[in-house]
Context: one part of a larger RNA
RNA sequence: GCCGGCGAGUUGCUCUCAGCGGUGGGUUAAGUCCCUCUGGGACGAAGCCAUAGGGAAACCGAGUCCGAAAGGGCGUUAAAAUCGCUGGGGGCAGACCCGAAACGUCACGAUCUACCCAUGCCCAGGAUGAAGGAUGGGUAAAACCAUCUGGAGGUCCGAACGGGUCCGGGUUGAAAACCGGUCCGAUGAGGUGUGGGUAGGAGUGAAAAGCUAAUCGAGUGACGAUAUAGCUGGUUCCUCCCGAAAUGCAUCUAAGUGCAGCCUCGCGAAAUGAUCUAAGGCGGUAGAGCCACUUCUUUGGCUACCGGAGGGGAAACCUUCCGGAACCAAGGUAAACUCCGAAUGCCUUAGGUCAGUAGCGGGAGUGAGUGGCCCGGGGAUAAGCUCGGGUCGCGAGAGGGGAACAACCCAGACCCUCGGCUAAGGCCCCCAAUUUUGGGCUAAGUGAAGAAGGAUGUCUAUUCGCUAAGACAGCUGGGAUGUUGGCUUAGAAGCAGCCAUCAUUUAAAGAGUGCGUAACAGCUCACCGGCCGAGCGAAUAGGCGCCGAAAAUUUAACGGGACUCAAGCCCAAAGCCGAAGCCAGGGGCAGCUGUUAAAGCUGCGGUAGGGAGGCGUCCCAGGUGCGCUGAAGUCUGACCGAAAGGGCAGAUGGAGUGCCUGGGAGUGAGAAUGCCGGC
Numbered sequence: 001g002c003c004g005g006c007g008a009g010u011u012g013c014u015c016u017c018a019g020c021g022g023u024g025g026g027u028u029a030a031g032u033c034c035c036u037c038u039g040g041g042a043c044g045a046a047g048c049c050a051u052a053g054g055g056a057a058a059c060c061g062a063g064u065c066c067g068a069a070a071g072g073g074c075g076u077u078a079a080a081a082u083c084g085c086u087g088g089g090g091g092c093a094g095a096c097c098c099g100a101a102a103c104g105u106c107a108c109g110a111u112c113u114a115c116c117c118a119u120g121c122c123c124a125g126g127a128u129g130a131a132g133g134a135u136g137g138g139u140a141a142a143a144c145c146a147u148c149u150g151g152a153g154g155u156c157c158g159a160a161c162g163g164g165u166c167c168g169g170g171u172u173g174a175a176a177a178c179c180g181g182u183c184c185g186a187u188g189a190g191g192u193g194u195g196g197g198u199a200g201g202a203g204u205g206a207a208a209a210g211c212u213a214a215u216c217g218a219g220u221g222a223c224g225a226u227a228u229a230g231c232u233g234g235u236u237c238c239u240c241c242c243g244a245a246a247u248g249c250a251u252c253u254a255a256g257u258g259c260a261g262c263c264u265c266g267c268g269a270a271a272u273g274a275u276c277u278a279a280g281g282c283g284g285u286a287g288a289g290c291c292a293c294u295u296c297u298u299u300g301g302c303u304a305c306c307g308g309a310g311g312g313g314a315a316a317c318c319u320u321c322c323g324g325a326a327c328c329a330a331g332g333u334a335a336a337c338u339c340c341g342a343a344u345g346c347c348u349u350a351g352g353u354c355a356g357u358a359g360c361g362g363g364a365g366u367g368a369g370u371g372g373c374c375c376g377g378g379g380a381u382a383a384g385c386u387c388g389g390g391u392c393g394c395g396a397g398a399g400g401g402g403a404a405c406a407a408c409c410c411a412g413a414c415c416c417u418c419g420g421c422u423a424a425g426g427c428c429c430c431c432a433a434u435u436u437u438g439g440g441c442u443a444a445g446u447g448a449a450g451a452a453g454g455a456u457g458u459c460u461a462u463u464c465g466c467u468a469a470g471a472c473a474g475c476u477g478g479g480a481u482g483u484u485g486g487c488u489u490a491g492a493a494g495c496a497g498c499c500a501u502c503a504u505u506u507a508a509a510g511a512g513u514g515c516g517u518a519a520c521a522g523c524u525c526a527c528c529g530g531c532c533g534a535g536c537g538a539a540u541a542g543g544c545g546c547c548g549a550a551a552a553u554u555u556a557a558c559g560g561g562a563c564u565c566a567a568g569c570c571c572a573a574a575g576c577c578g579a580a581g582c583c584a585g586g587g588g589c590a591g592c593u594g595u596u597a598a599a600g601c602u603g604c605g606g607u608a609g610g611g612a613g614g615c616g617u618c619c620c621a622g623g624u625g626c627g628c629u630g631a632a633g634u635c636u637g638a639c640c641g642a643a644a645g646g647g648c649a650g651a652u653g654g655a656g657u658g659c660c661u662g663g664g665a666g667u668g669a670g671a672a673u674g675c676c677g678g679c
Base pairs, nucleotide, nucleotide: 001679002678003677004676005675006674011093012092013091014090015089016088017087018086019085020084021083022082023081025049026048027047031043032042033041034040035039053060054059063074064073065072066071096234097233099231103224104223105222106221107220108219114198115197116196117195118194119193120192121191122190123188125157126156127155128153132149133148134147135146136145137144161185162184163183166181167180168179169178200216202212203211204210237614238613239612240611241610242609247260248259249258250257251256261366262365263363264362265361266360267359271357272355273354274353275352276351277350278349279348280347281346282345287340288338289337294334296332297331298330299329300328301327305323307322308321309320310319311318312317369394370393371392372391373390374389375388376387377386378385399410400409401408414587415586416585417584419583420582421581425577426576427575428561429560430559434574436573437572438571439570440569441568447563453547454546457544458543459542460541461540462539463538464537465536466535474531475530476529477528478527480504481503482502485499486498487497510525514523515522588604589603590602591601592600593599615668617665618664619663620662621661622660623659624658625657626656633652634651635650636649637648639646640645
């Protein structure tokens, strides 16, 4: 892992509601008696509920309590209960099942290990050579010196012994800590044998919360005990009807719960809701506005000013400039401005249409939501961000489209059909349907990602100017003189810079457009003539394109192939394809109308969840069958039923078992890192 078996809402008491039954006041409990004795029947009103309520109570009583009263609360008048059975739900119990870490009580452990006590044992060999001593030297005596002796030390090297530094191996191991090499201590705070002592909030600890029997931030075993678990997981047959929520308030509350909201079932027939139309009403949003208020604000004008600076004056004061509220003119701004002011919305009434309506009672689930669009707050006019309001989806929604893709677009799946029509979206091939028709645009593979900005891309429209008195472009010729203007400067001659920018000759020619020179020179332009012979130049708006354009595995920014008067884009047109939509044919179930039936109309997506009806297993009672001429079980097969399931036949098997009507449950398995077994 697979297969098989086992595996989770039960039982008692009690409250409540519904269905059914008995009685109309209901009913017995213990107990007693009887019988055909796991049981049944009779007796047994003690007690319980009901029959009257109100008050905390005394108490009063169809009333009573509060109150001085007025008035008010709960009752009466209208009334039904009670005892059982079955079922839904609540409470108390382990209370659907499995799951803690923990807490307590009583025991058992120091044969492992920590420390201690008692008593024993062990440490090859080598090295170093302290104190002391002796002898000699030395001294007044000492000190001191030398040699020999001596044999100290948590001394040195290194076996046994003890340890466990580093590397490698081992890692479902040979081993639940090992193996190989290497390394540390090795007369000491040394190692070790035997016997003994100390323990669970306790011991022991040269202290690591180490160790206390492969277990330690509190050992192990049994018990309290099915501890508790607002948490996780799991919870077993079928079909039919309806069908949520992820919100509000509160919460030592935030992953829980209570009440409300939303779902369902019963009672309940109009007491209710939705929608449309009409009429009447509510309001201060969008917008707009701003001498109609308030806030902020731009420019200009003008002035108060016990504002500033300067001038005059001895001072009072005079004067000039600047600043500057209010005010005036023109113009802006606003969620917390409004002289104004919609649409939508909300309320009321009436009418139409529709509705599984209101209300009361039983049962829930939900109370982590989420995406799109619209309006707002926060954020950065960020977020698949966050917080509100509205709406539609997903959630709980399948089908078609979008290459793929909960939420986008189309569209709400009862079942069947090798029938038809359409939606979104498509119609060259992949791939169902036009290589369809008419007109235009694009040349960028733009299409098939992108901004500010940039550009004689190209098409269309418009405006202005030049042009046969010859434009524009090109070619050809001229482009001069005063003069090298003046200044400046080393120089400044059209052309470093400053000033001025006149005049002459002319068809025309600047006191000079650019290149150039040290300065000149030289080239060129403006401007004019000639050649040529028909359009040329500037600008604006729009359409489609171009550049701007760099990313990580591999083309990889059309789904692909491929596509260019298109298979791209824009404007028209005719067809077709395309879904579980709609239609058609057949079938099923439910509700309503219909007395039933026939028939008709409507409905039948669905998670949590509510409700309804069934299938099957085991056992029991009554009835009735089958079976060694072969029961159950097992295997196989093309039968029946909407399903759970039910038959039939054959084989196997070898002794039980089916059906009908009821009753009772240890009653249905795929999941729980489920439990046990097999492979």